[in-house]
A computed fold for a 96-nucleotide RNA, annotated as SAM riboswitch aptamer (S box leader). It was read from a public genome assembly, where an Rfam model found it. Model confidence (mean pLDDT): 83 of 100. Rfam family: SAM riboswitch aptamer (S box leader). Gene Ontology term of the family: regulation of gene expression.
């Protein structure tokens, strides 16, 4: 990389460096020099791990997160202003 498999409608900065692009991809709609991305230090706690010894709760070590439901729509189906399932996709964990 590929496989299995869980979860994704909560939650996290009016810092520092830098200095134009981000928001996976496509169509939209956003965000952004009143500072994208990126690193750093803060933070939240989603999954291992730990401690209690359990509808749970606590910590923050390992990754991870830290604008908008995965930001919305992308195939199907229905009882069709909506909802539901899957597909893509992210995150963890396991197996090779």
């Nucleotide at each position: 990389a590929a496989c299995u498999u869980a979860u994704c409608a909560a939650g996290a900065g009016c810092g520092a460096c830098u200095g134009a692009g981000g928001g996976a991809c496509a169509g939209g709609c956003c965000c952004u020099g009143u500072g994208a991305a990126g690193u750093c230090c803060g933070g939240c706690a989603a999954c291992c791990u730990g401690c209690u010894g359990u509808u749970a709760g606590c910590a923050a070590g390992g990754u991870g997160c830290u604008a908008a439901a995965u930001c919305c729509u992308g195939c199907g189906g229905a009882u069709u202003a909506u909802c539901c399932g899957a597909a893509a996709g992210a995150u963890g964990a396991g197996u090779g």

The model forms 97% of the base pairs in the Rfam consensus.